[in-house]
RNA sequence: GGCCGCGUGGCCUAAUGGUAAGGCGUCUGACUACGAUUCCCUUUGGGUUGUAAUCAGGAGAUUGCAGGUUCGAGACCUGCCGCGGUCA
Numbered sequence: 001g002g003c004c005g006c007g008u009g010g011c012c013u014a015a016u017g018g019u020a021a022g023g024c025g026u027c028u029g030a031c032u033a034c035g036a037u038u039c040c041c042u043u044u045g046g047g048u049u050g051u052a053a054u055c056a057g058g059a060g061a062u063u064g065c066a067g068g069u070u071c072g073a074g075a076c077c078u079g080c081c082g083c084g085g086u087c088a
Stems, first nucleotide, its partner, number of pairs: 001087007010024004018071001026058005032052005039047003064080005
């Protein structure tokens, strides 16, 4: 340098040219379990607090960039960028 594939929330993965969806994570709340307690209360307990499970709700993506086609593009076309593969 030629050719092929991929690029979508922090991460992973969807989406027939017609509302960008789901899981993990994250945040808030509820509840339960096991702990901490040097602090507080009216002390068989409660408050406060840590971790974990479950449930409910929220935030988070102008879909790598720039153009084009179209009434409408994550999806089609062109150029570029990045990653991987392959050939020389």